[in-house]
Context: one part of a larger RNA
């Protein structure tokens, strides 16, 4: 010396499921593949090196022998560890029983407020909009107001660094179908576990295809303003779209906690959500799970992190290796397309 890293410097895959692979709890017995022996032998060319002797007058140099050659295959042995086989165990994991919370998912139905439009009543000269205006709407009766109707979309208060979900995400109410989670009891199984290249599934918005729907909003577009100009910001309109289909594609994102998953360990304090136990059932105390804040030790370049770690360790996957060129070109592959995935080099600083 046998790399160092990934919250913000380059770097965590958008998320999950899971085959191969890697890794794997406690006790006993057997085997001896890995492993170990300061067991014995075999083999280990040559040179170099060490050493003994020898050859050039010495030396450097050269020659001969011995050692060495840390290796390899077999053999003898050991059985702690890894592995294999067998038996057993319950702490990991799962099942069961009893409780619990929830915008978790799918389908059907349904409710009220509001916007817009239509019809009718009242009513008259304006309304609307802005920094100020104008375009626009209005005597063919608008705006305002009352009654009735149509239709689409979204669900005020409750609402909360509240809840649920693997992530994306999920919010009126009711019913049906359905996934996961938490707590208590310790009855059952007996390591059945963790991770996961490839694969497979899910995956906001926008976009695409087919058919519907279309109230409001509103890329593009058209006007009015502003301005030196104004292909903008502001105003009046407005198409696609936004919505629907047990529809079909796309597969991306500041898909963010910019922090992969699992397990164990390492002061506390204070909120909050769900449960359990104790309590003069009241404050409170204990405990498990989630979600915030502040902080011990520790860590960090600093900021900060700090039992929800970015601390201390182990297992496993993904990824990084100066900036630009470039997430480009080429090739491959996927896609209807848009484009996605994979992903360089020359050159240059």
């Nucleotide at each position: 010396c046998u790399g160092g890293g990934c919250g913000u410097a380059a770097a965590g895959g958008g998320c999950a499921u899971g085959c191969a692979g890697g890794c794997g709890g406690u006790g006993c017995g057997c085997c001896a593949a890995g492993u170990c022996g300061g067991g014995g032998g075999g083999u280990g060319u040559a040179a170099a090196g060490u050493u003994a002797c020898g050859g050039c007058u010495c030396g450097a140099c050269c020659g001969u022998g011995a050692c060495c050659u840390u290796g390899c295959a077999a053999u003898c042995g050991a059985a702690a560890c890894u592995g294999g086989c067998g038996c057993a165990c319950u702490g990991g994991a799962g099942u069961g029983c009893g409780g619990g919370a929830g915008a978790g998912g799918g389908a059907a139905g349904u409710g009220g407020a509001a916007u817009u439009c239509c019809c009718g009543g009242u009513g008259u000269a304006g309304c609307g909009g802005u920094g100020a205006a104008a375009u626009g709407c209005g005597u063919a009766g608008a705006u305002a107001u009352c009654g009735g109707g149509a239709g689409g979309a979204a669900c005020g208060c409750c609402a909360g660094u509240g809840g649920c979900g693997a992530a994306g995400g999920c919010g009126g109410c009711u019913u049906c179908c359905u996934g996961g989670c938490c707590c208590g009891c310790g009855a059952c199984u007996g390591a059945c576990g963790c991770u996961c290249a490839u694969g497979u599934g899910c995956g906001a918005a926008a976009g695409c295809c087919a058919g519907g729907g279309g109230a409001g909003c509103g890329a593009a577009c058209c006007g009015g303003a502003u301005u030196a100009g104004a292909u903008a910001c502001c105003c009046g309109g407005g198409u696609a779209g936004u919505c629907c289909u047990g529809g079909g594609c796309c597969g991306u994102a500041a898909a963010c906690g910019a922090u992969g998953g699992g397990u164990g360990c390492u002061a506390g304090g204070u909120g909050u959500a769900g449960g359990c136990g104790c309590g003069u059932c009241a404050a409170g105390c204990g405990u498990c799970u989630g979600u915030g804040c502040c902080g011990a030790a520790g860590u960090u370049a600093a900021c900060g992190c700090g039992a929800u770690a970015a601390g201390c360790a182990c297992c496993u996957c993904g990824c990084c290796u100066g900036g630009g060129g470039a997430g480009u070109a080429c090739g491959g592959u996927c896609g209807c397309a848009a484009g996605g995935c994979u992903g360089a080099a020359a050159c240059u600083c």
Description: Predicted 3D model of a 349-nucleotide part of an RNA (small-subunit ribosomal RNA, central domain) from uncultured Acetomicrobium sp. Taxonomically the source falls in Acetomicrobium (Bacteria, Thermotogati, Synergistota, Acetomicrobiaceae). It matches the Rfam family "Bacterial small subunit ribosomal RNA". Its mean pLDDT, the model's own confidence on a scale to 100, is 89. The full RNA is in RNAcentral, with records from ENA, Greengenes and SILVA.